[in-house]
Context: one part of a larger RNA
RNA sequence: UCCGAUCUAGGGAAGUCGGCAAAAUGGCUCCGUAACUUUGGGAUAAGGAGUGCCUACUCAGCGAUGAGUAGGUUGCAAUAACAAAGGGAGUCCGACUGUUUAAUAAAAACAUAGGUCCCUGCAAAUUCGUAAGGAUGUGUACAGGGGCUGAUACCUGCCCAGUGUCGGUACGUGAAAUUCCGGUCCAACGGAAUCAAGCGCCGAUAAACGGCGGGGGUAACUAUGACCCUCUUAAGGUAGCGAAAUGCCUUGCCGCUUAAUUGGCGGCCUGCAUCAACGGUUUAACGAGACUCCCACUGUCCCAGAUCGGAACUC
Numbered sequence: 001u002c003c004g005a006u007c008u009a010g011g012g013a014a015g016u017c018g019g020c021a022a023a024a025u026g027g028c029u030c031c032g033u034a035a036c037u038u039u040g041g042g043a044u045a046a047g048g049a050g051u052g053c054c055u056a057c058u059c060a061g062c063g064a065u066g067a068g069u070a071g072g073u074u075g076c077a078a079u080a081a082c083a084a085a086g087g088g089a090g091u092c093c094g095a096c097u098g099u100u101u102a103a104u105a106a107a108a109a110c111a112u113a114g115g116u117c118c119c120u121g122c123a124a125a126u127u128c129g130u131a132a133g134g135a136u137g138u139g140u141a142c143a144g145g146g147g148c149u150g151a152u153a154c155c156u157g158c159c160c161a162g163u164g165u166c167g168g169u170a171c172g173u174g175a176a177a178u179u180c181c182g183g184u185c186c187a188a189c190g191g192a193a194u195c196a197a198g199c200g201c202c203g204a205u206a207a208a209c210g211g212c213g214g215g216g217g218u219a220a221c222u223a224u225g226a227c228c229c230u231c232u233u234a235a236g237g238u239a240g241c242g243a244a245a246u247g248c249c250u251u252g253c254c255g256c257u258u259a260a261u262u263g264g265c266g267g268c269c270u271g272c273a274u275c276a277a278c279g280g281u282u283u284a285a286c287g288a289g290a291c292u293c294c295c296a297c298u299g300u301c302c303c304a305g306a307u308c309g310g311a312a313c314u315c
């Protein structure tokens, strides 16, 4: 010096990206327990008291034993070792239990119950196989398959012009085949008629793929603009939420928190570029998830020191 431990006055996160690591809490009995809530929870919430041994007695029990009253007694300390939750507050994400990158990622990713759309009447739809034949299924629409979303609660606005899907179609287009005509007889070949799907045409459909504007003026201070004009689109973003896991400018502005805060939380809305099953907004419970604060606690630090065990090293 390294590894593994133990202790440290006073301070107590000043250390650090960050309390990482360590410390602290811890069992049982009794008391007590908030917001919120889907009324189940939250909850061992939080917070507090007790705890050994001996003697006598009381009560319950058939008993083992349990509950209690009074007195005594040792120690620094009685769940004396071991074992054995640190707690609280706010926010984000995901409802939850579960699953995952065997060997750098456990998560906000996947799944999930629930929601919704599409296909399917059974020799079904979907799927494996060239086929025979199989899966679904010895099931039958309260079933099976596929897509999206992701508990619950409140909701889910407008657009069918484009792309797709479904349906319709008097009409147009529309290959081969067929028929007819022409082609010196045949043929090649040329022309015409008929004509399937498809396309055109007409309509429906967005929990299908997707999309959801600009300029100017206007109220008796100013400012703002309910209102008006205009260009334009298929329609011009509704309810919500909003400097957000989304905001460039940006450390936006205001408040709280600090002595001091590019942080956190609450509010505002001027949304570079929020927005409704690519779901929107909430939400109790839950989480080895992300962020912030407080209490307790501490060698993380001020600032180092000592001790024990091992290694290295030197002789």
Stems, first nucleotide, its partner, number of pairs: 001311008010302002014300001019297001027051005036041001038151001052073009074078001086295007093287002098110002114149007126135003153281003157212003162209002164205005171200003178193005213231005240274001241271001252268006
Molecule: large-subunit ribosomal RNA, domain IV
Organism: Candidatus Altiarchaeales archaeon